[in-house]
């Protein structure tokens, strides 16, 4: 340099092919159990402001197309795999 794959919330991963509220697991916290703690169990938990109601924001970076993008188009980074 050439081909294919990967890239989503602290972490791991569905969503993508067919565009329509970002979903679930472990972590996290909080409770109930417990002399305690582990297991269990129940509730909460992407992120900014806010007392709260609510109001915005996110899918690797940046553009496009679109009523609407994680998803479909260009382009760039990174990381695997194979070729030369």
């Nucleotide at each position: 340099g050439c081909a294919g794959g990967u890239g989503u919330a602290g972490u791991c991963u569905a969503g993508c092919c067919u565009g329509g509220u970002a979903a679930g697991g472990c972590g996290c916290u909080g409770g109930c159990c417990u002399u305690g703690a582990g297991a269990g169990c129940c509730a909460g938990u992407g992120u900014g402001c806010g007392c709260a109601a609510g109001c915005g924001c996110u899918c690797g970076g940046g553009g496009g197309u679109u009523c609407g993008a994680a998803u479909c188009c260009c382009u760039c980074c990174a990381c695997c795999u194979g070729c030369g």
The RNA shown here (transfer RNA) has 84 nucleotides and comes from a Promethearchaeia archaeon. The prediction has a mean pLDDT of 81. Lineage of the source: Archaea > Promethearchaeati > Promethearchaeota > Promethearchaeia. RNAcentral holds the sequence, with entries from ENA. It matches the Rfam family "tRNA". Rfam classes the family as a transfer RNA.